[in-house]
RNA sequence: AAAAGAUAAAGCCAAACCUGUUGAAAAGCAGGGACGGAAAGCUACGGGUCUUUAGAGACAGCCGGGUUGCCACU
Numbered sequence: 001a002a003a004a005g006a007u008a009a010a011g012c013c014a015a016a017c018c019u020g021u022u023g024a025a026a027a028g029c030a031g032g033g034a035c036g037g038a039a040a041g042c043u044a045c046g047g048g049u050c051u052u053u054a055g056a057g058a059c060a061g062c063c064g065g066g067u068u069g070c071c072a073c074u
Stems, first nucleotide, its partner, number of pairs: 005071001012037002017032006035061001041067003045064003048059004
């Protein structure tokens, strides 16, 4: 550096649901929680889904692309 992702280890994230809060909504944020995750880190670029007051907005835990990265058997 590349491949690969272990019945390993150290850490990490946190679905549903509940509470508070913001929003018209989808949904966001904070706390609890833990179904899962090897990019479930970041990015709305392509597709897709959702909301809409039709202006726009939301989703990265739907797929792909871009980009960065922990551990580590072989």
Record summary: This is a predicted structure of a 74-nucleotide RNA (c-di-GMP-I riboswitch aptamer) from Desulfocapsa sp. It matches the Rfam family "c-di-GMP-I riboswitch aptamer". Rfam's curators write: GEMM was predicted in a large-scale screen for bacterial structured RNA regulatory elements. The sequence was found by an Rfam model in a public genome assembly.